Overview: A computed fold for a 76-nucleotide RNA from a Bacillota bacterium, annotated as c-di-GMP-I riboswitch aptamer. Its Rfam family is "c-di-GMP-I riboswitch aptamer". Gene Ontology term of the family: cyclic-di-GMP binding. NCBI's taxonomy places the organism under Bacteria, Bacillati, Bacillota. The sequence was found by an Rfam model in a public genome assembly.

RNA sequence: AUUGCUUAAGGGCAAACCUGUCGAAAGGCGGGGACGCAAAGCCAUGGGUCCAAUUUAGGAUUGCCAGGCUGCCGAU
Numbered sequence: 001a002u003u004g005c006u007u008a009a010g011g012g013c014a015a016a017c018c019u020g021u022c023g024a025a026a027g028g029c030g031g032g033g034a035c036g037c038a039a040a041g042c043c044a045u046g047g048g049u050c051c052a053a054u055u056u057a058g059g060a061u062u063g064c065c066a067g068g069c070u071g072c073c074g075a076u
Stems, first nucleotide, its partner, number of pairs: 001076004012037002017032006035063001041069003045066003048061004
């Protein structure tokens, strides 16, 4: 620098659901809990979806699909 075929090591995150809280809502955050994830780390940039408005806005979702940046370990 490239890369994730096989096998690991140390680990990491955390769906649904329950609960507290914020919010008009979608949904977010905290605790419990694990369906899963080699980027389920970060960025709403493009598309999609959801809420809201429909006169103009706006908000959410990255664990929907792409894109960008970065990380652990192994191999070459």